The prediction has a mean pLDDT of 79. A computed fold for a 126-nucleotide RNA from a soil metagenome, annotated as c-di-AMP riboswitch aptamer (ydaO/yuaA leader). The RNAcentral record of the sequence draws on MGnify. It matches the Rfam family "c-di-AMP riboswitch aptamer (ydaO/yuaA leader)". For this family Rfam cites "New RNA motifs suggest an expanded scope for riboswitches in bacterial genetic control" (Barrick et al., Proc Natl Acad Sci U S A, 2004).
RNA sequence: CGCUGAAUUCCCGUGUGCCGCGGGAAGCGGGGGAACCAAGAACCUGGGGCUAAUCACGUAUCGGCGUGAGGCGCUGCUCUUUCAGCGCCAGCCCGUCAGCUAACCCCGUAAGCCCGAGAAAGAGAA
Numbered sequence: 001c002g003c004u005g006a007a008u009u010c011c012c013g014u015g016u017g018c019c020g021c022g023g024g025a026a027g028c029g030g031g032g033g034a035a036c037c038a039a040g041a042a043c044c045u046g047g048g049g050c051u052a053a054u055c056a057c058g059u060a061u062c063g064g065c066g067u068g069a070g071g072c073g074c075u076g077c078u079c080u081u082u083c084a085g086c087g088c089c090a091g092c093c094c095g096u097c098a099g100c101u102a103a104c105c106c107c108g109u110a111a112g113c114c115c116g117a118g119a120a121a122g123a124g125a126a
Stems, first nucleotide, its partner, number of pairs: 002113003008026007027109006037099001046097001047094004054069006070089006077124007
């Protein structure tokens, strides 16, 4: 300089000016929660949320590995579409409980990475 991501900006106090900690606001993001609609008993291997991070099949001495479908990101002025190339499909949480859902209520505002910087069309910006 730039990238993933909601994770940015401002104000007050405190420590020590930034960074840290506590509080508040705006912006952004998420959850709960009527009617209507949807679902429709019981049992079994409960069920559910954030996220792109799911599903199916095969294989192996657990761990794993492979294939397919599907989903996500990057390629440097920005956006859309297409092509090409390179990567990812993890992790965490609620606790027997939650469909949608107006009013209303609640929560988050982190963490991590980077020397890597292809092309075409259209519309903009400078």

Of the family's consensus pairs, 92% are formed in the model.